[in-house]
Context: one part of a larger RNA
RNA sequence: UUGGGUUUAAAGGGCAUUUAGGCGGUUUUUCAAGUCAGAGGUGAAAGUUCAGGGCUCAACUCUGAAAAGUCCUUUGAUACUGUAAGACUGGAGUGAUAUGGGCGUAGGCGGAAUUUGAGGUGUAGCGGUGAAAUGCAUAGAUAUCUCAAGGAAUACCGAAAGCGAAGGCAGCUUACGACGUAUUAACUGACGCUGAAGUGCGAAAGCGUGGGUAGCGAAUGGGAUUAGAUACCCCAGUAGUCCACGCUGUAAACGAUGAUAACUGGGUGGUCGUUUAGUUCUAAAUUAUUUAGGAUGUAUGAUUGCCUAAGCGCAAGUGAUAAGUUAUCCACCUGGGGAGUACGUCCGCAAGGAUGAAACUC
Numbered sequence: 001u002u003g004g005g006u007u008u009a010a011a012g013g014g015c016a017u018u019u020a021g022g023c024g025g026u027u028u029u030u031c032a033a034g035u036c037a038g039a040g041g042u043g044a045a046a047g048u049u050c051a052g053g054g055c056u057c058a059a060c061u062c063u064g065a066a067a068a069g070u071c072c073u074u075u076g077a078u079a080c081u082g083u084a085a086g087a088c089u090g091g092a093g094u095g096a097u098a099u100g101g102g103c104g105u106a107g108g109c110g111g112a113a114u115u116u117g118a119g120g121u122g123u124a125g126c127g128g129u130g131a132a133a134u135g136c137a138u139a140g141a142u143a144u145c146u147c148a149a150g151g152a153a154u155a156c157c158g159a160a161a162g163c164g165a166a167g168g169c170a171g172c173u174u175a176c177g178a179c180g181u182a183u184u185a186a187c188u189g190a191c192g193c194u195g196a197a198g199u200g201c202g203a204a205a206g207c208g209u210g211g212g213u214a215g216c217g218a219a220u221g222g223g224a225u226u227a228g229a230u231a232c233c234c235c236a237g238u239a240g241u242c243c244a245c246g247c248u249g250u251a252a253a254c255g256a257u258g259a260u261a262a263c264u265g266g267g268u269g270g271u272c273g274u275u276u277a278g279u280u281c282u283a284a285a286u287u288a289u290u291u292a293g294g295a296u297g298u299a300u301g302a303u304u305g306c307c308u309a310a311g312c313g314c315a316a317g318u319g320a321u322a323a324g325u326u327a328u329c330c331a332c333c334u335g336g337g338g339a340g341u342a343c344g345u346c347c348g349c350a351a352g353g354a355u356g357a358a359a360c361u362c
Stems, first nucleotide, its partner, number of pairs: 003334004007316002012330001014201004021194003025088005031082001033081002035077007042069001048066007091191001092188003095184006103177007110154001115149007125136002162169002206247006215241002220236004258329006265308010276297001278296008311318002335362003344355004
């Protein structure tokens, strides 16, 4: 390489977008590049294979035939792929109507709590632990009441609930922006899928510059514990955590499960729509009906869970949200260690990241 694989044994890229490339719906005509068929040409000899022959056999050797190419020329075929032209609406998209949500960015506002400061009341302890001590406190602490300041986070609702491509997203409100779903069938008419490179986004920690700093808290100091205790526990506490701008580019970035499309049994829930046989509640109008809204139910779509048939799977399990049956495209794996190391290259301010061996050894 082929083959076989990638939930858990090695293996799905952290996620998206997109270039090249690969693949691509129904239908008519065209051409004949791929494809298929006929004919001709060529593919030296040796070698190879087969059938014979010659050396006593064999090796060796001779004769004949075959095989050997993405080959060339030419004449045809037109189902499929392709080329060119046209048509279609089911894929895809646009519009209209309805609707949904912790989706994003920026601004404003609120209450609870912690801490600190000021003042009042008040007096000897408080705090902390397994037990203590360090610590705080008669210069009046802890407790309690009032006021003020400031930062960070948003209790309850809250839920295997929602939204987002992933990372992630939660007080209330305003502005701007994006997105999903359903119904409709007005419009475009295959405009699609995937996607090496490229580009963008990307938790936490970390880095740069400038702010901010209530609580928490690496480092550090002290008190304990202990044989020791560079820890676990306690008292303090710097960076950090927060904001703005810029870097970093990694995570058990996980569903350890790539994207898209189709098909294949059931049962039972959640969420969000649409629908209107029925039942029912509320309100209004008017006088027994109508209208509007809600609940339940019917039918149906999207999404999100659980259980199970077949199948699959070594098993655990999975099972229409497949790990079933298929198709297309991408990524990745090929015994353990050495090693995600060395060297080189690229990126980074650095930390480091990306790419990524071998000797040797079992």
Record summary
RNAcentral holds the full RNA, with entries from SILVA. A computed fold for a 362-nucleotide part of an RNA from Porites rus, annotated as small-subunit ribosomal RNA, central domain. The prediction has a mean pLDDT of 85. It matches the Rfam family "Bacterial small subunit ribosomal RNA". Gene Ontology terms of the family: ribosome and structural constituent of ribosome. NCBI's taxonomy places the organism under Eukaryota, Cnidaria, Anthozoa, Hexacorallia, Porites.